[in-house]
RNA sequence: GCCGGAGUAGCUCAGUGGUAGAGCAGGUCCCUUGUAAGGACAAGGUCGGGGGUUCGAAUCCCUCCUCCGGCU
Numbered sequence: 001g002c003c004g005g006a007g008u009a010g011c012u013c014a015g016u017g018g019u020a021g022a023g024c025a026g027g028u029c030c031c032u033u034g035u036a037a038g039g040a041c042a043a044g045g046u047c048g049g050g051g052g053u054u055c056g057a058a059u060c061c062c063u064c065c066u067c068c069g070g071c072u
Stems, first nucleotide, its partner, number of pairs: 001071007010024004018055001027041004048064005
């Protein structure tokens, strides 16, 4: 230099045009003599940055950044 993959909650990951979700972690409450386990509830996101297409973009297109792999 070229090609491919990945970037979404604190962590691990779903979501592939129409309300951004799950599990775990953390919070509050219930339960218990107490802890753990279990249960209920709530919170937590500029979807890596910028631009474009579209009535509408995490999703499609362009560009840049970071990480991983391959080729030379």